[in-house]
RNA sequence: GCCGAAGUAGCUCAGUUGGUAGAGCGCACCACUCGUAAUGGUGAGGUCGCGAGUUCAAUCCUCGCCUUCGGCU
Numbered sequence: 001g002c003c004g005a006a007g008u009a010g011c012u013c014a015g016u017u018g019g020u021a022g023a024g025c026g027c028a029c030c031a032c033u034c035g036u037a038a039u040g041g042u043g044a045g046g047u048c049g050c051g052a053g054u055u056c057a058a059u060c061c062u063c064g065c066c067u068u069c070g071g072c073u
Stems, first nucleotide, its partner, number of pairs: 001072007010025004019056001027043005049065005
């Protein structure tokens, strides 16, 4: 330099023929217990990597850029 994959909650990852984003773990509170753990419940937490375009509407489609990983040279 070229090609490909990935980027979504603190972490690990879903998601979708375009229609207002979820799970598990973690965190806070509550219940239970003599107490702790476990268990159950409730809740907080996201400009879906950045920018532009298409569209009534973009996490999803198109283009560019950035980061990480892999391959080729």
Predicted 3D model of a 73-nucleotide RNA (transfer RNA) from a Minisyncoccota bacterium. RNAcentral records the identical sequence in 2 taxa. Taxonomically the source falls in Minisyncoccota (Bacteria, Bacillati). RNAcentral holds the sequence, with entries from ENA.